Notes: RNAcentral holds the sequence, with entries from ENA. A computed fold for a 77-nucleotide RNA from a Candidatus Omnitrophota bacterium, annotated as transfer RNA.
RNA sequence: GUGCCUGUAGCUCAGCUGGAUAGAGUACCGGCCUACGAAGCCGUUGGUCGCGCGUUCGAAUCGCGCCAGGCACGCCA
Repeated sequence: GUGCCUGUAGCUCAGCUGGAUAGAGUACCGGCCUACGAAGCCGUUGGUCGCGCGUUCGAAUCGCGCCAGGCACGCCA
């Protein structure tokens, strides 16, 4: 440099034949329980869906560019 894959909550990930409030588990926090904790049960909070532009009535999902990470191949020395 070329090709492919990945980027969604603090963390691990689902959702990606466009469709209307963006989810799960876990963690944190609160409550129940307990002599107090842990465990268990219940509940809450938490997101510009990597960034920008575009297409569309409508974009996490499609197109283009860029950024970051990974894999393969190639070039120079």
Its mean pLDDT, the model's own confidence on a scale to 100, is 80.
It matches the Rfam family "tRNA". The family's RNA type in Rfam is transfer RNA.